[in-house]
RNA sequence: AGAUAGUUGGUGUAACAGGCAGCACGCUGGUCUCCAAAACCAGAGGUAUGAGUUCAAACCUUAUACUAUCUG
Numbered sequence: 001a002g003a004u005a006g007u008u009g010g011u012g013u014a015a016c017a018g019g020c021a022g023c024a025c026g027c028u029g030g031u032c033u034c035c036a037a038a039a040c041c042a043g044a045g046g047u048a049u050g051a052g053u054u055c056a057a058a059c060c061u062u063a064u065a066c067u068a069u070c071u072g
Stems, first nucleotide, its partner, number of pairs: 001071007010025004019055001027043005048064005
């Protein structure tokens, strides 16, 4: 330098043909308890960044950044 794959809450991981972004752990509050743990209930928190296509984009196109692998 080129090729391929990837980037989704604090962490891990879904969303297969474009149509309300889920789940688990963790965190916060509450119930319970003499206290704590456990259990149960509720809540906050996310699509790497910019642009484009579309009624509608995590998903399609494009540029950039980062990570991994391969080729030279």

Model confidence (mean pLDDT): 82 of 100. A computed fold for a 72-nucleotide RNA from a Lachnospiraceae bacterium, annotated as transfer RNA. Its Rfam family is "tRNA". The family's RNA type in Rfam is transfer RNA.